[in-house]
RNA sequence: GCCCUUGUAGUUCAAUGGACAGAACAGCGGACUUCUAAGCCGUUGAUCGUGGUUCGAUUCCACGCAGGGGCA
Numbered sequence: 001g002c003c004c005u006u007g008u009a010g011u012u013c014a015a016u017g018g019a020c021a022g023a024a025c026a027g028c029g030g031a032c033u034u035c036u037a038a039g040c041c042g043u044u045g046a047u048c049g050u051g052g053u054u055c056g057a058u059u060c061c062a063c064g065c066a067g068g069g070g071c072a
Base pairs, nucleotide, nucleotide: 001071002070003069004068005067006066007065010025011024012023013022018055027043028042029041030040048064049063050062051061052060
């Protein structure tokens, strides 16, 4: 330098172009308990960036950025 691949919550993962982007764990609050933990109830929090296509984009396309792999 070229090619492939991945990028969603603090973490690990869902979402076949259409409803409020969903879950587990973690965090916070509550109740329970002599106290703590576990379990229970509630709750905060995310689409890598900029454009394009589309009535509508997490999803498709282009470029860029970052991680991984291959060739040279």
Molecule: transfer RNA
Organism: Minisyncoccota bacterium